RNA sequence: AGCACCGCCACGCAAACCGGAGGAGACUCCGGGACGCAAAACCACGGAUCCGUACCGCUUCGGGGGAAAGCGGAAGGACAGCCGGGUUACCGUU
Numbered sequence: 001a002g003c004a005c006c007g008c009c010a011c012g013c014a015a016a017c018c019g020g021a022g023g024a025g026a027c028u029c030c031g032g033g034a035c036g037c038a039a040a041a042c043c044a045c046g047g048a049u050c051c052g053u054a055c056c057g058c059u060u061c062g063g064g065g066g067a068a069a070g071c072g073g074a075a076g077g078a079c080a081g082c083c084g085g086g087u088u089a090c091c092g093u094u
Base pairs, nucleotide, nucleotide: 004093012037013036017032018031019030020029021028022027035081041087042086043085045084046083047082049078050077051076055073056072057071058070059069060068
């Protein structure tokens, strides 16, 4: 320097849940907390999943319109600890 991740060492990350803050929401951030993780580091590129205020359509109601409620669609968004892909990296061993 390259390759690999069966085991060991060091340094790490932190699910659920609880408290605080932000958001319409999915969810995010901070503190506590550890189920787990060798990329549980970074990037929403593909798929999955979730949210979806405003907007559009339908239904209900109604004399009609509007409002409201429900359902569907959708701009947009969330998720990297769902899978694939890309980028980078620590310790040890070979």
Molecule: c-di-GMP-I riboswitch aptamer
Organism: Candidatus Fermentibacterota bacterium